SAM riboswitch aptamer (S box leader) from a soil metagenome, 102 nucleotides, folded computationally. Its Rfam family is "SAM riboswitch aptamer (S box leader)". Rfam links the family to the GO term regulation of gene expression. Rfam's curators write: The SAM riboswitch is found upstream of a number of genes which code for proteins involved in methionine or cysteine biosynthesis in Gram-positive bacteria. Its mean pLDDT, the model's own confidence on a scale to 100, is 85. Of the family's consensus pairs, 97% are formed in the model.
[in-house]
Formats: sequence, C1' cells, structure tokens
RNA sequence: UUCAUCCAGAGGGGCACCAGGGACACGGCCCGAUGACGCCCCGGCAACCAGCCUUUACCGGCCAGGUGCCAACUCCGUCCCGCGCGUCGCGGGAAAGAUGAG
Repeated sequence: UUCAUCCAGAGGGGCACCAGGGACACGGCCCGAUGACGCCCCGGCAACCAGCCUUUACCGGCCAGGUGCCAACUCCGUCCCGCGCGUCGCGGGAAAGAUGAG
C1' cells in the first nucleotide's frame, strides 16, 4: 500500500513491593485490591491461509499445521447523509483501528 472480514463464538489456574485498564485525543460508559491490565500454563472458539476430497472452474466438504481470538457491536460517540424530532434516538456511510492474505 491492496483486498476481505469485523452484531456470531470461546475460560480455568498460576506469577508479581501489578495499579490502573478498555489502541490514540476528548466525552460517555464499563472492568479493577473479591487483583483488572500484563506474562505463563492448560483448555476452548473460529476457519483467513496451508493441506486433503470433490469440481473444467466456481461452489462445497474434511482437517486443524501457520496465524488470530476467548467482557461489553471494533464498548459507544466524535465527521458526513437520511428519518423521527427536540439537542435526543434510529439507520446508512466515512475516518481511524484490529485480524488475515498478498
């Protein structure tokens, strides 16, 4: 930088003179000394890639080797558009981000 996906799914244990964490900024909301976040072990989810079967090919199926993931829609909003309307709600899109494959 390009493409695809992002309302599904999946938790136990251990470590620590660990205290903040949820990507960034702001706002909201939530998690957190009943130990969050992090790291390690085990377990699990899913099926992008690889492999195998099928097919002219697409599609489809199997598998779980390489990744990834296992609070909340990517936790929600912010920018644009539309609708309902009273500074709020709903829907769509964008931006940013995450993951995979190039």